[in-house]
Formats: sequence, structure tokens, C1' cells
RNA sequence: UAUUUUUAUUCGCUUAAUCUUAUUAUUGAGAGCGGGGGAACCAUAUUUCGGGGUGAAUCAGUAUUACUGAAGGGCUACCCUUAAGUCCUAACCCGACAGCUAACCUCGUAAGCGUGUUAAGGGAGGGUGU
Repeated sequence: UAUUUUUAUUCGCUUAAUCUUAUUAUUGAGAGCGGGGGAACCAUAUUUCGGGGUGAAUCAGUAUUACUGAAGGGCUACCCUUAAGUCCUAACCCGACAGCUAACCUCGUAAGCGUGUUAAGGGAGGGUGU
């Protein structure tokens, strides 16, 4: 100096899932962010071929149980756009029932990981010198 692996901290990523505060503890309370139900007006045909919700996570095809493609979503360390590369396309819930929806009512604030080759344009900020 280069590469690989592991650990700790910092930092960063998906996501609504972060912060503050009280209590010896148990157990809470707020702010922020996010979801559901729920009038008028409007919209709607469509109810076992059940219906609906959170979420990017749906659809089609095929040689058929595994692939391919399209749509959709994330990452590449200041931000935005473009390009290129790369990855995902799950899972769970309500329980016969829900269009939109002001007032109003109500719920959640978990879990899991580790990119750094990046390039161009524009913008913002910092440091040094004069």
C1' cells in the first nucleotide's frame, strides 16, 4: 500500500414506526408520522364465482410448480434530475361487512439489515489561502 474476514462503536438503509416526558418498578402520557371507520353532493351496478383492508409486492404466458416478461418498488453516503449497475415483487388481517366523505370516532409507532464503481448536469454547504 492492496485484498479478505471478524468484532465494537459511529454512521447508514427498508419502513409510518422517531422524539420528549412521568413513575423505584409495574404502568403510562404527549408531539410528530402513518392507517381505518364515518354525511351531504357525486359515483356505483352487484351481492359463494363472496367481499374488503395494510403493503411496492400485481398481472400475463409457458415446456408446469419452476422460469420468462410487463407493470410496480428500493439501493448505489449533501440534495434533485438523467444514465448505468444491482436487488425485491412477500406476508398478514377483518369476518358477511365497509365507494368517496366534513364534523366525529378509533388504531399503530414494530421488525429486519450493511451499499459505498458510480458518472453527467444543476443546486446547496464546508475548509484553506489571498
Molecule: c-di-AMP riboswitch aptamer (ydaO/yuaA leader)
Organism: Syntrophomonadaceae bacterium